Small-subunit ribosomal RNA, 5' domain from a metagenome, 504 nucleotides, folded computationally. Its Rfam family is "Bacterial small subunit ribosomal RNA". For this family Rfam cites "Crystal structure of the ribosome at 5.5 A resolution" (Yusupov et al., Science, 2001). Its mean pLDDT, the model's own confidence on a scale to 100, is 82.

Context: one part of a larger RNA
RNA sequence: GGACGAACGCUGGCGGCGUGCCUAACACAUGCAAGUCGAACGGAGAUAAAGAUUUCGGUUUUUAUCUUAGUGGCGCACGGGUGAGUAACACGUGAAUAACCUGACCCAAAGAGGGGGAUAACACCUGGAAACAGGUGCUAAUACCGCAUAAGACCACAAUGUCGCAUGACGAAGGGGUCAGAGAAAAUCGCUUUGGGAGGGGUUCGCGUCCCAUUAGGUAGUAGGCGGGGUAAUAGCCCACCAAGCCGACGAUGGGUAGCCGAGCUGAGAGGCUGAUCGGCCACACUGGAACUGAGACACGGUCCAGACUCCUACGGGAGGCAGCAGUGGGGAAUAUUGGGCAAUGGGCGCAAGCCUGACCCAGCAACGCCGCGUGAGGGAAGAAGGUUUUCGGAUUGUAAACCUCUGUCGCAGAAGACGAAGGAAGUGACGGUAUUCUGUGAGGAAGCCCCGGCUAACUACGUGCCAGCAGCCGCGGUAAUACGUAGGGGGCGAGCGUUGUCC
Numbered sequence: 001g002g003a004c005g006a007a008c009g010c011u012g013g014c015g016g017c018g019u020g021c022c023u024a025a026c027a028c029a030u031g032c033a034a035g036u037c038g039a040a041c042g043g044a045g046a047u048a049a050a051g052a053u054u055u056c057g058g059u060u061u062u063u064a065u066c067u068u069a070g071u072g073g074c075g076c077a078c079g080g081g082u083g084a085g086u087a088a089c090a091c092g093u094g095a096a097u098a099a100c101c102u103g104a105c106c107c108a109a110a111g112a113g114g115g116g117g118a119u120a121a122c123a124c125c126u127g128g129a130a131a132c133a134g135g136u137g138c139u140a141a142u143a144c145c146g147c148a149u150a151a152g153a154c155c156a157c158a159a160u161g162u163c164g165c166a167u168g169a170c171g172a173a174g175g176g177g178u179c180a181g182a183g184a185a186a187a188u189c190g191c192u193u194u195g196g197g198a199g200g201g202g203u204u205c206g207c208g209u210c211c212c213a214u215u216a217g218g219u220a221g222u223a224g225g226c227g228g229g230g231u232a233a234u235a236g237c238c239c240a241c242c243a244a245g246c247c248g249a250c251g252a253u254g255g256g257u258a259g260c261c262g263a264g265c266u267g268a269g270a271g272g273c274u275g276a277u278c279g280g281c282c283a284c285a286c287u288g289g290a291a292c293u294g295a296g297a298c299a300c301g302g303u304c305c306a307g308a309c310u311c312c313u314a315c316g317g318g319a320g321g322c323a324g325c326a327g328u329g330g331g332g333a334a335u336a337u338u339g340g341g342c343a344a345u346g347g348g349c350g351c352a353a354g355c356c357u358g359a360c361c362c363a364g365c366a367a368c369g370c371c372g373c374g375u376g377a378g379g380g381a382a383g384a385a386g387g388u389u390u391u392c393g394g395a396u397u398g399u400a401a402a403c404c405u406c407u408g409u410c411g412c413a414g415a416a417g418a419c420g421a422a423g424g425a426a427g428u429g430a431c432g433g434u435a436u437u438c439u440g441u442g443a444g445g446a447a448g449c450c451c452c453g454g455c456u457a458a459c460u461a462c463g464u465g466c467c468a469g470c471a472g473c474c475g476c477g478g479u480a481a482u483a484c485g486u487a488g489g490g491g492g493c494g495a496g497c498g499u500u501g502u503c504c
Base pairs, nucleotide, nucleotide: 001504002503003502004501006500007499008498009497010496013373014372015371016370017369018368019366020365021331026329027328028327030326031325032324035074036073037072040071041070043068044067045066046065047064048063049062050061051060052059053058081284082283083282091208092207093206094205095204096203097202100201101200102199105197106196107195108194109193110192111191113147115145116144122137123136124135125134126133127132152179153178154177155176157174160171161170162169163168183189184188210256211255212254217247218246219245222244224242225241227239228238229237259281260280261279262278263274264273265272266271286307287306288305289304290303309320310319311318312317337363339362340361341360345359346357347356348355349354376406377405378404379403386397387396388395389394410445411441412440413439414438415437416436420431448493449492450491451490452489453474454473455472459488460487461486462485463484469476470475
């Protein structure tokens, strides 16, 4: 000198764009953050119309529309948060998978025949303070289960063929075994099997990735083999047996610290430092452990067990998890609103209309940062008054002010008023009556902070008297202090200016 997610002191007019718990991964009141589909299903309720019946209260049937607790489907594994753990194939980069998986989507081929038994809802009963649970009876499906069929796939066998990259890979006549289906509808959306694709993921390997040797030896499922289990898949991943290896000064093991990267800051570069916001990957979801469902989780707003904590209780037993968005307490030098909207972009469900969406888009707060603008412009010497200083002549503040002539950025008031809207048309804007434009108004409402001994731009007076104080370094102050304090003057930057901290 530059930089900052900064803080502190003094000061503070406006706008645009960004950014905003770096500390306690501390504890959380309250609200919201994941639902949707009636074009899968049986009910229930409401409204309307028509019919039947009627004691004129009503009851009942059909149709249409709407609402929906439950069964069912898809989603909830995305999106959002945090960085505790992790020195590791976690990440980066390059390869491998002849060792693998893949819902929805796209392309292609083939098919959908015929049956069955349940169960929630509901009704009744029972237990319980509650959370909730149990029993009996009834019913539906795109819920569940057989049978038939098998273009086809899979399994063991197999005449036999082609090829490679080590284990091998691909194909195949043949006979044997196993495996399907679901409807709704007006179009259309679905269902089953198979092959391929796109996108996504799993696993393996080469190289790279902080400090300490005042950490030198470490290791028994340990290193390897055979056989088996297990997985989507390879593998001591697990197990039985065999056998004694394996790692290590090219730093094993141990300890400390830490999410990694694209990037950011600095620097002429090499390099050094950092890993906020944005993007990619990973890990975590009160702490520890476990599996279930599913294409996908060992699952932030799912389940079970244990623990700590908080709450309810009829003391028998139950409920909870903000490192989602706001917000509260606490910690701290320090970090915002319990706001508006789904209008746009994107996501889930749905044929759609649409519903949901604290993702997102906006607004609010904060000079926290960057950028832009303003606080007036021109004229004006009696060089006014006042201040300061003086050698008492003057000098300086100083064209500065007053005064004259203007302007209207910004401000205030009024009027007009968007783009962002893209779906076939129509309709659809939170922001927002905002931006912007026009009119009126009045110089009016808008300047401070630090410094002035040298480094380092800028000097005098008074007060103080090694005191009070200053200070980044050198150093100032003990009676003439340009270094302390105040004043006048001056220098620098300017809605900021200084100080502190950290990095280069």